This is a predicted structure of a 518-nucleotide part of an RNA (small-subunit ribosomal RNA, 5' domain) from a wastewater metagenome. Model confidence (mean pLDDT): 81 of 100. The RNAcentral record of the full RNA draws on SILVA.

Context: one part of a larger RNA
RNA sequence: GGAUGAACGCUAGCGGCAGGCCUAACACAUGCAAGUCGAGGGAGAAUGCAGCAAUGCAGGGAACCGGCGGACGGGUGCGGAACACGUAUGCAACCUGCCCUAUCCAGGGGGAUAGCCCGCCGAAAGGCGGAUUAAUACCCCGUAAUAAUACAGCUCCGCAUGGUUUUGUAUUUAGAGGAGCAAUCCGGGAUAGGAUGGGCAUGCGCAGCAUUAGCUAGACGGCGGGGUAACGGCCCACCGUGGCUAUGAUGCUUAGGGGCCCUGAGAGGGGCAUCCCCCACACUGGGACUGAGACACGGCCCAGACUCCUACGGGAGGCAGCAGUGAGGAAUAUUGGUCAAUGGACGCAAGUCUGAACCAGCCAUGUCGCGUGCAGGAUGACUGCCCUAUGGGUUGUAAACUGCUUUUGUAUGGGAAGAAAGUGAGAUACGUGUAUCUCUUUGCCGGUACCAUACGAAUAAGGAUCGGCUAACUCCGUGCCAGCAGCCGCGGUAAUACGGAGGAUCCAAGCGUUAUCC
Numbered sequence: 001g002g003a004u005g006a007a008c009g010c011u012a013g014c015g016g017c018a019g020g021c022c023u024a025a026c027a028c029a030u031g032c033a034a035g036u037c038g039a040g041g042g043a044g045a046a047u048g049c050a051g052c053a054a055u056g057c058a059g060g061g062a063a064c065c066g067g068c069g070g071a072c073g074g075g076u077g078c079g080g081a082a083c084a085c086g087u088a089u090g091c092a093a094c095c096u097g098c099c100c101u102a103u104c105c106a107g108g109g110g111g112a113u114a115g116c117c118c119g120c121c122g123a124a125a126g127g128c129g130g131a132u133u134a135a136u137a138c139c140c141c142g143u144a145a146u147a148a149u150a151c152a153g154c155u156c157c158g159c160a161u162g163g164u165u166u167u168g169u170a171u172u173u174a175g176a177g178g179a180g181c182a183a184u185c186c187g188g189g190a191u192a193g194g195a196u197g198g199g200c201a202u203g204c205g206c207a208g209c210a211u212u213a214g215c216u217a218g219a220c221g222g223c224g225g226g227g228u229a230a231c232g233g234c235c236c237a238c239c240g241u242g243g244c245u246a247u248g249a250u251g252c253u254u255a256g257g258g259g260c261c262c263u264g265a266g267a268g269g270g271g272c273a274u275c276c277c278c279c280a281c282a283c284u285g286g287g288a289c290u291g292a293g294a295c296a297c298g299g300c301c302c303a304g305a306c307u308c309c310u311a312c313g314g315g316a317g318g319c320a321g322c323a324g325u326g327a328g329g330a331a332u333a334u335u336g337g338u339c340a341a342u343g344g345a346c347g348c349a350a351g352u353c354u355g356a357a358c359c360a361g362c363c364a365u366g367u368c369g370c371g372u373g374c375a376g377g378a379u380g381a382c383u384g385c386c387c388u389a390u391g392g393g394u395u396g397u398a399a400a401c402u403g404c405u406u407u408u409g410u411a412u413g414g415g416a417a418g419a420a421a422g423u424g425a426g427a428u429a430c431g432u433g434u435a436u437c438u439c440u441u442u443g444c445c446g447g448u449a450c451c452a453u454a455c456g457a458a459u460a461a462g463g464a465u466c467g468g469c470u471a472a473c474u475c476c477g478u479g480c481c482a483g484c485a486g487c488c489g490c491g492g493u494a495a496u497a498c499g500g501a502g503g504a505u506c507c508a509a510g511c512g513u514u515a516u517c518c
Stems, first nucleotide, its partner, number of pairs: 001518004006514005013370006019363002021328001026326003030323003035068003048057001075281003085205007094198002099194007107141004117130005147172007156163002177186003207253003214244003219241004224236003256278004260271004283304005306317004334360001336359003342356001343354004373404004384395001386393002409455006418445001422441001424439006462507005467488003473502005483490002
């Protein structure tokens, strides 16, 4: 000099953009953050209409069965020094819901169960029994190969276990419907391929300490088996005795990694906050279940610590989601608005949900931009402060005064883009659906940005420094005192170094100090 997720002191007019618990992965009150589907079935209070006892239909509809999604999105950096991460290569031995392409299929039947109803237990959380009912829930039979398995023959490779091509035989494995008058639309099953996502393997790179020198029995390898989507000591039986290491094994300490960021002429050094990619974690430890995918933040089970409820028998909970609270700390924001846009889940759709996201609020935390006026004006004014050699100098064109302007401000009025899809209506092909076109509707921010008009210099300057380094000097006070200080050093009676004043210098809505890095 540059830099910062900064803090502190003094000061402070406005706007754009960005950033905002670095500490206790400490504990958490409250609300919200993951639902959706009625074009699956049952049942149906109140309401409306028809009917008029009953009942039927329509719209809305919590719970329940079922489907898809809760493995994404969002948070945090505990752990981990190599199974992470980065990069390169590969699948020899793999999986992949939704999506795309292609081929084929959707025949027949059955038994339950939740809900509802009845009864019972419990303070609650919740549970038990009985009766009854449906499905794209479940089961059985049939059918099927370019699927899987086994066997046989053939081709090729190999010394061989074996591998491979092709053919045949046997066995096994599927299904679901819904809307509509229909056309049609939405779905379902099998197989192959693609795409996407994941799993696995190998090489190289990857912090400090040698005041850590030896480490290792599933340890290294083989054979056989188990297991897995899949290879493999991944696991197991047997056999062998290997494997790593001064090119740093093992141990200890520290640490999420990278793209990037800061600095520097570069080489290098430092950092890993925001944004993006990867990893790890979800009160602590362990475990599996479901599923295409988890060993699963707002799922389950067990153990533990903690908190809460209790009728003392027993139960409930997990903010490292968004806000917010306490605590810790030098220190870090609102218990805000909207799904309008972008994106996600579900749905035929309308749409619902979405603290993702987009906005708004707070904070000079940073950065960029703007303003605090402009021109004239010398008797260099009366006066004041300060200095003085008492002549004067300086503050100083500064002020007064004259003219002008109006960004910001105040007031009034106008007023966006961000929106195109989709919905609704109409037209055309052909009546519904589908396609195209036209019109309509949809904006949190926001009456905001922006624009116009009016008013009036009106509403707006500070901070640090002035001995040298280092730009900027005099007076007074003090008297090795009080104090200053980054280094050198100032202060003991004329201190440009302390304190005040006048003046000056440098930056400027900031200026200094502290901390850290180059």